A computed fold for a 72-nucleotide RNA from Fibroporia radiculosa, annotated as transfer RNA. Its Rfam family is "tRNA". Rfam describes the family as follows. Transfer RNA (tRNA) molecules are approximately 80 nucleotides in length. Rfam classes the family as a transfer RNA. The prediction has a mean pLDDT of 80.
RNA sequence: GGUCCUGUAGUGUAGCGGUUAGCACAUGAGAUUCUGAUUCUCAUAACCCAGGUUCGAUUCCUGGCAGGACCU
Numbered sequence: 001g002g003u004c005c006u007g008u009a010g011u012g013u014a015g016c017g018g019u020u021a022g023c024a025c026a027u028g029a030g031a032u033u034c035u036g037a038u039u040c041u042c043a044u045a046a047c048c049c050a051g052g053u054u055c056g057a058u059u060c061c062u063g064g065c066a067g068g069a070c071c072u
Base pairs, nucleotide, nucleotide: 001071002070003069004068005067006066007065010025011024012023013022018055027043028042029041030040031039048064049063050062051061052060
């Protein structure tokens, strides 16, 4: 330098163009317990950035940024 893949809570991961963006771990609060652990309940927190298409974009397209694989 070229080709391709990925980017979603603190972490991991789902999401066939219209849902309140889901699940698990984590964190906080509460219940239980003599205390702790376990268990249960509740809460907090996310679509990499900018444009475009569309009535409507996490999803499709383009560019950028970041990470990764392969080739040279």